[in-house]
RNA sequence: GGAGCCGGCCGGACAGCCGCUUCGCGGGUCGCAAGACCGGCGGGGAGGAAAGUCCGGGCUCCGCAGGGCAGGGUGCCAGGUAACACCUGGGGGGCGCGAGCCUACGGAAAGUGCAACAGAAAGGAUACCGCCCCGCGAUUAAGCGGGGUAAGGGUGAAAUGGUGCGGUAAGAGCGCACCGCGCAGGUGGCAACACGCUGCGGCUAGGUAAACCCCACCCGGAGCAAGACCAAAUAGGAAAGCGAUACCGUGGCCCGCGGUGCUUUCGGGUAGGUCGCUAGAGGCCGGCGGCGACGCCGGUCCCAGAUGAAUGGCUGUCCUCGACAGAACCCGGCUUACAGGCCGGCUCCUUCA
Numbered sequence: 001g002g003a004g005c006c007g008g009c010c011g012g013a014c015a016g017c018c019g020c021u022u023c024g025c026g027g028g029u030c031g032c033a034a035g036a037c038c039g040g041c042g043g044g045g046a047g048g049a050a051a052g053u054c055c056g057g058g059c060u061c062c063g064c065a066g067g068g069c070a071g072g073g074u075g076c077c078a079g080g081u082a083a084c085a086c087c088u089g090g091g092g093g094g095c096g097c098g099a100g101c102c103u104a105c106g107g108a109a110a111g112u113g114c115a116a117c118a119g120a121a122a123g124g125a126u127a128c129c130g131c132c133c134c135g136c137g138a139u140u141a142a143g144c145g146g147g148g149u150a151a152g153g154g155u156g157a158a159a160u161g162g163u164g165c166g167g168u169a170a171g172a173g174c175g176c177a178c179c180g181c182g183c184a185g186g187u188g189g190c191a192a193c194a195c196g197c198u199g200c201g202g203c204u205a206g207g208u209a210a211a212c213c214c215c216a217c218c219c220g221g222a223g224c225a226a227g228a229c230c231a232a233a234u235a236g237g238a239a240a241g242c243g244a245u246a247c248c249g250u251g252g253c254c255c256g257c258g259g260u261g262c263u264u265u266c267g268g269g270u271a272g273g274u275c276g277c278u279a280g281a282g283g284c285c286g287g288c289g290g291c292g293a294c295g296c297c298g299g300u301c302c303c304a305g306a307u308g309a310a311u312g313g314c315u316g317u318c319c320u321c322g323a324c325a326g327a328a329c330c331c332g333g334c335u336u337a338c339a340g341g342c343c344g345g346c347u348c349c350u351u352c353a
C1' cells in the first nucleotide's frame, strides 16, 4: 500500500422566533362553592429498529390445570435468565490459506413407508458384459446347456468396507497385516466428546425421521377493545307507599282474578368520565465474582404517556447536504429495512528497512 474478518457506536449540528402536548409552581378575573376562563415561569417530549407481530415473559380476567389422552413446540453438552426457538462457553461436522463463518446436530442392530430416471439388481437385493469349471460339440474354436464368481467393465446420488499379500478353477474377510467400522473396558473431561490405551467381533448393522414414528423435556385459555371504578337522559325491571273503588279485559250477574295511575327507593346497563398508564427483569458510574453470557453490592438520575390522538413550522450560519422509518399496556429476544460516518481488535498478500 492492497484485500478481508469480528465487535462497538452515531443516525445532520448550533442559535433565534412562533406553535403543539404533558407535568410542576405562582398570578389575575368571575363565582357562595364546585369550578370556568385568561396569562406567566420552569422540566420532559419517538427509534435503533418505535416495524413484522415470529418466539418468550410480566400484568389482567376466566379458571383451578393432580394424572392421562389428543394437539403443539423444543431436540449435541454445560451454563445464563423471569422465560425463550434467545445469549455465552464448549464438543462433533462442513467451508475458508487465514482472521473467522455456517450448522434442528437425539434415535435408522422397535416397527411402517419412500428412493424418479438409469440399471441385471435399490435391501437380508442382484449375474447384463466379463472371468472360471463341467457337459455336448471335434480333445483344443464358434455355439448351446448346467454351475461358480461381486476381482474387472457398465448404470446410478447411492451397489453391501479399503489397500496389499496369501489363497483359488476363477474368485470372495476365505485367511492374514495395516487402515476403517461396531461393541465392551480403561484414561481425561461435570458433560457432549476425545484418545488403538486394552480386549473382542471378519463386517453382521447402506440412505432417509423440517416422512410417519419412538424417546426426553416444555406448554390451561383469552387478551389493555384485558380488566376495575364512578355514572346521566330515555326505555324497561324490582320493592314499598299513596290514590281510586274509577276504567278496561274475563263473565249472564256478583265475588274473584289480571291490567291501567302517581310518588319514593333499589339494582343492572348505555352515553360520558376516571383508573389501568408508565419507576421499570429501568438508565448511568464505580467496585467485586465469573473465560463469558451474567450476577451481587454501593452511589446517582427520572427519561413520552396521547385518546381525533402532541413531538411541528420559519429564519440564519456551517458541513461530508442527511437513509430506513414514527410510540399507543410494558419488558427480553429474533427477523427484516437503512444514505453516510466514527472507533477498537485481528488475518492474508505485497513492498521497504
Stems, first nucleotide, its partner, number of pairs: 001349010012318007020045006027038004047324001051335002054333005059223004071219005076090005091105001092103004106214002111212002113208002128153002130149007161179006180203001181201005186195003227275004237266006246260005282301008319322001